[in-house]
């Protein structure tokens, strides 16, 4: 925007709309009739009169109703079925006709003979008929007469055709005059109407050819009218790639939507034109029909019937039934407007005016206004302050539109008509006419539009949407459920997306979904796209039609401009101006574009025609390259075979091998021969062809191409649908031909398998001949020509001109190919860039989302594979192109790590000891899970711990705050019950100020009760979170500001070179700086110096019970403080950092360890450290209390400890630490115990004193290779120690018991020096309870060639279809499910041709007079009889449904079948 439909909702009022579907079937009821002034005939009801009471007679009334007659019925009204047409649109023609109108001329004489209606009988159920009989006309029919018409014509002239009267007026009353309407014949004109031709008009080539009355003459017939419209003859035309023929669909038009236009879609209402009237074919009548509301036939189908016949036709207004998402009342009225008929009055009139029903659309109006903060109460949400609903309301104070009521109350209605008057006519004062007055009526709508009163804010708001586009968000609820969705997408426990509430947004008597069109999309590009890679250049050429086409002249005027005319119908729509209170709406006026005809003109420029030219384009001569093409002929070289010689055991092939050959002589080597097939080196980044393609020499025959010259022709040219015609490889077909190689196949190997890769063999094939195939990533993925637009630097053929050292060598210029970079310039960007993918001109091809589908079907071509052309339904929201950044890579390059190599020691194996998994349980609390969970959280579970089970309890609570009440307890010892919390008793009981009336009140401490706010939670969610933490990593890295490049994503900067442990550091550099890391500043520790000198030290002097004091402070050693090292200095190499080496020196190139952990990465890990949203619990998922469980035990795996043992055990003796801790504590020494330990105890809050003997080392002795004097598990006994309590379930000590291991598979760990290894001490937790952890000294190795390779990291390239980043993407198949499709035996109806049979109705043509027959002739007085003609009947041409048959076209079913799509 809609002829619109569905939800929710709905006050009023004017316009205007209203079966888009079933042209399906229809009930009823109206839509077409009128004239008595065209004609005859003619009632009844009812009233009055009169009656002999049987009945007439007036009115009614020449009325109704019929009938013959004339005019209308062909309009007006519907509907779009069929039509792709001269159907319609526009424009022009010429062979026509036209009732009723208008002008204009001429007439309108005299007769005839029937006939409905009516009457009388009959036939029928009926519809309707038939017979006799009367009768009229503007029905009919003949005469007569013809100014004009028509035929003929010798142009003199002959010859054919016509009417109807009705109805007034006057009157001299008769053969009279007229006037209105009519009739007839003519010509014109207006309206209509057929006819023809120019241009426009959908969609299919997967429809190529179509046509015999087909094209076209001649003659005839037919028509209103031209014409193959028909018919006979002649002729053989005629349409067609500018799309005939054949299919699908479709009323066209002004116009109405959209759109800036260009266009694109549409034809409902209004107008114009067509076509239809139940289906088909058909004629009558008419002025006009092939006729909706006529007829005749034939089908279908519905009524009626007496079964014999008969009616019918809403796509007319209503309306009813069906169809469907869906569309109105069986309504008033002829008042207007217009129609019909009539002289008129008048009648008819579902045309029309109007009212009803529908928010179906459009317009306008209301649903109140003004004030009102305590910001009322509700709700809603809170950060708990308050925010919002929100002047909103309530309340005051007004208004009075609509709606209601009362009440007035318009306009649409002035003709006609009658009646005056006056004029013109006429003879006329009649009629009629035409002017002016007068005048009686006439309203469906409807008491309606308006217009005033009256009362009263009273009656009158919703939809739809708030994650983006797209204007508007809270909370709650559900938890990938329910649901929402136009696209994107939302929902898996904090949803601004679902449902609700609240509040906001939009719009408003509607809003919102759906459906369709245009738009925006330039997304079919005429305006206005593209085609290297994004969808697309035919695989080449050569070419008819077709398109475009060089200069210079004349002419023409076809395109083309200009000007004028004709038309373009009204309505619309644009503008101004008016009418309804406004507006939709409507009236008037004025404009406009385009197109088409027709006149005149112009001559640029296309076009036609004529002339003429050399610059395009051939052509002639001179010359040049060259795997260009196609014949014949001809070398060598190698393979391979055969055949001798000569020689012997292996050859061969591979990563290794083996099959294979080979002692019947192979490989291998000499000769010699046969055969095929391919041409080394030249040789390239060349060279030629249209393209595929093309290589050994040589000869023939051929094609093209380039220089130079200017000989000749004089636009001969470019392109190219269709056609023809070349076209790798690879396959077909016939016949050769086969040497090497080699699909297929055989065999060996590889491997989980291996119908592969590798090996040994080996056929078609590859080769020749003649034929098909016609296809490739047939690619510069780049059509074909011309023309212009910087260079620079290779290379292959000429040509000139010039230098030089002249068979050359160069140099400059030009032409022509080929290649590299590369400016403007294009490009989405990679890139092209004078051989453009750059600017232009011209012509073909091709493309329009991705699958399906380089399919299917249908066609063509092929021997066959197969090839061209070529969709659809379905399905998805992407597919796809080019750069960026990462991320990977069984990519590449450069480094580094105890990463691998070298090399010590382990670990996997034993036994324990600890974790963990599994599994048991009442419970085995919970969390950590590659690296980076598994001696981890735990730096120490008997009870407590504890979070877990079982029991028994408590409920403002074990603990925090506050309120109000109450109150002076409560705790504490002490019995009782109990397992214990815990009840009970008993005993003991308060403080401090103020007032005072001295035992009262007030007030405040403390504390118990009681009651409400609440605590409490190791209850979830580490995927809401903070801190904290592992890890990549102590890796060297990770980033910003300005610039600058890029359309941008991003790059530079951080890269190149060098160097370093290191993005250190140095050099180049479009980058210059910075900032987090890296280093250094920090500590320990190695040398030293100064200061201090106890608790430390003792060199030295004194003393002395020889233990030691005391002087002393040099020394060590303790701790403040400084110094030292920075590549500083020499040598060498380097630009330069810097590196090698030296010298000094306690110590050298970051001296050795520690802390120190960038940006970030793993939704790592922790809700059970804490803290914390949000959820859930609240007589319990929260407290307390005994007991049990975290300690279990067929297995499994991690960590660890002790050992297999002589580099050892065991016994004795003998030396050297450091680091630490210590009052609920370390404990000396003394005594008991074989000992764990006890007993008593000095000292020491510690450089003083004490754990506290360091071990292994060493030195003697012994064991002597064994399950052992190795190992010590494990189990009896007996004890110590802590603790309320060692049962479950603790550590030690002594006697006693002596398991299993003899060095560990497959695999894996850790360490580069004071390090590995080994020895031993010490703390931390702790009551007690380490093989673990954290330290501490002791003794003290070996190796590193070196970076292929494993594992990891770091820069740079490279590739990517990865971005959840390779644990990533992602292919096919097979199984199931669902969709829609192809073929199919077949089988259902539908169309459409042909060809036959058979033909109704009618028209015509003919024939016929059996029957019937009024007018005209004829004979007759007449009746009546003959002609003539008509009606009938018969043939025959066409012919519609129908039938038989044949073919073709599309469709629908289909067992079974194919592929294709979608699936968590």
């Nucleotide at each position: 925007a809609u002829g619109a439909a569905c939800g929710c909702u709905g006050g009023c009022g004017g316009c205007g709309u209203g079966c888009u579907u079933a042209a399906c079937a229809c009930a009823u009821g109206c839509a077409a009739g009128u004239c008595g002034a065209a004609c005859g005939a003619g009632a009844a009801a009812g009233u009055c009169u009169c009656u002999u009471c049987g009945g007439a007679g007036a009115c009614g009334a020449g009325u109704a109703a019929a009938g013959u007659g004339g005019c209308g019925a062909a309009c007006g009204g519907g509907u779009g079925u069929a039509g792709a047409a001269c159907a319609c649109g526009u424009g022009a023609g010429a062979a026509u006709u036209u009732g009723c109108c208008u002008g204009u001329u001429a007439g309108u004489g005299a007769a005839g003979g029937a006939u409905a209606c009516c009457u009388c009988c009959g036939a029928g159920a009926a519809a309707u008929c038939g017979g006799a009989g009367c009768u009229a006309a503007u029905a009919c029919u003949g005469c007569a007469u013809a100014c004009g018409u028509c035929c003929c014509u010798u142009c003199g002239g002959g010859g054919a055709g016509a009417a109807a009267g009705a109805u007034g007026g006057c009157c001299u009353c008769u053969u009279g005059c007229u006037g209105u309407c009519g009739c007839u014949a003519a010509c014109a004109g207006a309206u209509a109407a057929g006819c023809u031709c120019g241009c426009g008009u959908c969609c299919u080539a997967u429809u190529a050819g179509c046509u015999a009355g087909u094209u076209g003459g001649u003659a005839g017939g037919g028509u209103a009218a031209a014409g193959g419209c028909c018919u006979a003859c002649c002729a053989a035309g005629g349409c067609a790639a500018u799309g005939a023929u054949g299919g699908g669909u479709a009323g066209c038009c002004g116009g109405c939507c959209u759109g800036a236009g260009a266009g694109g879609g549409u034809g409902u209402a209004c107008g114009g034109c067509c076509a239809c009237a139940u289906u088909g074919g058909g004629a009558c009548u008419g002025a006009g029909a092939u006729a909706c509301g006529g007829c005749c036939c034939a089908g279908a189908c519905u009524c009626c019937u007496a079964c014999g016949g008969g009616a019918g036709g809403c796509a007319g207004c209503a309306g009813u039934g069906a169809g469907g998402a869906a569309u109105a009342u069986u309504g008033g009225a002829c008042a207007a407007u217009g129609g019909g008929c009539g002289a008129a009055a008048g009648c008819c009139u579902g045309a029309u005016c109007c009212a009803g029903c529908g928010a179906c659309g459009c317009c306008g109006c209301g649903u109140g206004g003004a004030g009102g903060a305590u910001g009322a109460a509700g709700g809603u949400c809170u950060u708990c302050g308050g925010a919002u609903u929100g002047u909103a309301a309530a309340c005051u104070c007004c208004u009075g539109u609509u709606a209601a009521g009362u009440g007035g109350g318009a306009a649409g209605a002035a003709a006609c008509g009658u009646c005056u008057a006056c004029g013109a006519g006429u003879a006329a004062u009649a009629u009629g006419c035409g002017u002016a007055g007068a005048u009686a009526a006439u309203g469906a709508c409807g008491g309606u539009a308006c217009c005033a009163c009256u009362a009263g804010a009273g009656a009158a708001a919703g939809c739809a949407c708030c994650g983006g586009c797209u204007a508007a968000u809270c909370u709650c609820g559900u938890g990938c459920c329910a649901g929402c969705a136009g696209c994107c997408g939302c929902g898996g426990u904090a949803a601004u997306a679902c449902g609700a509430g609240a509040g906001g947004u939009g719009c408003u008597a509607g809003c919102g979904u759906u459906a369709u069109u245009c738009g925006g999309a330039a997304u079919u590009a005429u305006u206005g796209g593209g085609c290297g890679u994004a969808a697309a250049g035919a695989g080449c050429g050569u070419g008819c039609c077709g398109g475009c086409g060089g200069c210079u002249u004349g002419u023409u005027a076809a395109g083309u401009c200009a000007g004028c005319u004709g038309u373009u119908a009204a309505a619309u729509u644009u503008c101004c101006c008016g009418g309804c209170u406004u507006a939709a709406c409507u009236g008037g006026g004025a404009g406009u574009c385009a197109g088409c005809u027709g006149c005149u003109g112009a001559a640029a420029c296309u076009g036609g025609c004529g002339a003429g030219c050399u610059a395009g384009a051939g052509u002639g001569c001179a010359g040049a390259a060259g795997a260009g093409a196609g014949a014949a002929g001809u070398g060598g070289a190698a393979u391979u075979a055969u055949c001798g010689g000569a020689g012997u055991a292996g050859c061969g092939g591979u990563a290794a091998a083996a099959u294979g050959c080979g002692u019947a002589g192979a490989u291998c080597u000499c000769g010699a021969u046969a055969g095929g097939a391919a041409c080394a080196c030249c040789g390239a980044u060349c060279g030629c062809g249209a393209a595929g393609g093309c290589a050994g020499c040589u000869u023939c025959u051929u094609g093209g191409u380039c220089u130079g010259u200017g000989u000749c022709u004089g636009a001969c040219g470019c392109u190219u649908a269709a056609g023809c015609g070349c076209g790798a490889a690879a396959g077909c077909g016939u016949g050769g031909g086969g040497a090497g190689c080699a699909a297929a196949c055989a065999g060996g190997a590889u491997u989980a398998g291996a119908u592969a890769c590798c090996c040994u063999g080996g056929u078609a094939g590859u080769c020749c001949a003649c034929g098909c195939c016609g296809u490739a990533a047939a690619c510069g993925a780049u059509g074909a020509u011309c023309a212009c637009u910087a260079g620079a630097u290779g290379u292959g053929g000429g040509a000139c001109u010039u230098g030089c050292u002249u068979a050359g060598c160069g140099a400059g210029u030009u032409c022509c190919g080929u290649g590299u970079c590369g400016u403007a310039g294009c490009u989405a960007a990679c890139g092209c860039g004078u051989u453009a993918a750059g600017u232009g001109a011209u012509c073909c091809g091709c493309c329009u989302g991705g699958g399906a589908a380089u399919u299917a079907c249908g066609g063509u071509c092929g021997c066959a594979a197969g090839a061209c052309u070529a969709a659809a339904a379905c399905u998805c929201a992407a597919a796809g192109g080019a750069a960026u950044u990462g991320a990977c890579g069984g990519g590449g390059g450069u480094c580094c790590g105890c990463a691998c190599a070298a090399g010590c020691g382990g670990u996997g194996g034993a036994a324990c000891a600890u974790g963990u998994g599994g599994u048991u349980u009442a419970a085995u609390u919970c969390g950590a899970c590659a690296c980076u969970a598994c001696g981890c959280g735990a730096g120490g579970a008997a009870c407590c711990u504890u979070a877990c089970c079982u029991a028994g309890g408590c409920u403002u609570g074990a603990c925090a705050u506050g309120u109000a009440c109450c109150u002076g307890a409560c705790a504490g010892u002490c019995g009782u019950a109990g397992a214990a919390a815990u009840a009970c008793g008993a005993u003991c009981u308060u403080c401090c100020g103020g007032g005072c009336u001295u035992g009262c009140u007030c007030g405040g401490a403390c504390g118990a009760g009681u009651a409400c706010a609440c605590a409490g939670g190791u209850g979830c969610u580490g995927c809401a979170u903070g801190g904290c933490u592992g890890u990549c990593g102590u890796c060297a890295g990770c980033u910003c500001g300005u610039g600058u490049c890029g359309u941008g994503a991003g790059a530079u900067g951080u890269u190149g070179g060098g160097u370093u442990a290191a993005g250190u550091c140095c050099u180049c550099u479009a980058a210059c700086g910075a900032g987090c890391g890296c280093a250094a500043c920090c500590c320990c520790u190695g040398c030293u110096g100064u200061c201090a000198g106890u608790u430390g030290c003792u060199a030295g002097u004194a003393c002395u019970u020889c233990g030691g004091u005391a002087c002393g402070c040099a020394c060590u050693c303790u701790g403040a403080u400084g110094g030292g090292a920075c590549u500083g200095c020499c040598u060498g190499g380097g630009a330069a950092a810097c590196c090698a080496g030296g010298a000094g020196g306690a110590a050298g190139g970051u001296g050795g360890g520690g802390a120190u952990g960038a940006c970030g990465u793993c939704a790592a890990g922790u809700c059970c450290u804490c803290a914390u949203g949000g959820c859930c619990u609240u007589u319990a998922u929260g407290c307390c209390u005994a007991g049990g469980g975290c300690c279990a035990c067929a297995c499994a795996c991690g960590u660890g400890u002790u050992a297999c043992a002589a580099u050892g055990g065991c016994u004795g003796g003998u030396a050297c630490a450091a680091u630490g801790g210590g009052c609920a504590g370390c404990a000396a020494c003394a005594c008991c115990g074989c000992g764990a330990g006890g007993u008593g105890a000095a000292g020491c809050g510690a450089a003083u004193c004490u754990c506290a003997u360091a071990a292994a080392a060493c030195c003697a002795g012994u064991c002597u290779a064994a399950g052992u004097u190795c190992g010590g598990a494990u189990u009896g006994g007996a004890g110590u120690c802590u603790g309320c309590a060692a049962c479950u379930c603790g550590a030690c000590u002594c006697c006693a018991u002596g398991a299993a291991g003899u060095u560990g598979a497959a695999a894996u760990c850790g360490c580069u020096a004071g390090u590995a290894a080994u020895c031993g001490c010490g703390c931390a937790u702790c009551a007690g309870a380490a093989c673990g952890g954290c330290g501490c000294g002791g003794u003290g190795a070996a190796u590193a060639c070196g970076u292929u390779c494993u594992c990891g990291g770091a820069c740079c390239u490279u590739g990517u279809a990865c971005a959840c980043a390779c644990c990533g993407c992602c292919c096919g198949u097979c199984a199931c499910a669902c969709c829609a499709u192809g073929a199919a035996a077949a089988u259902c109806g539908u169309u459409c041709a042909c060809a036959c049979c058979a033909g109704a109705a009618a028209u015509c043509a003919c024939u016929u007079u059996a029957g019937c027959u009024a007018a005209c002739c004829u004979c007759g007085a007449a009746a009546g009889a003959g002609g003539g003609g008509g009606c009938g009947a018969g043939u025959g041409c066409u012919g519609a449904a129908g039938g038989u048959g044949u073919g073709g076209a599309g469709g629908g079913u289909g067992a079974u079948u194919g592929g294709g799509g979608u699936g968590a």
A computed fold for a 1464-nucleotide RNA from an uncultured bacterium, annotated as small-subunit ribosomal RNA.
The coordinates come from a structure-prediction model, not an experiment, and the mean pLDDT is 83.
RNAcentral holds the sequence, with entries from ENA, Greengenes and SILVA.
It matches the Rfam family "Bacterial small subunit ribosomal RNA". Rfam links the family to the GO terms structural constituent of ribosome and ribosome.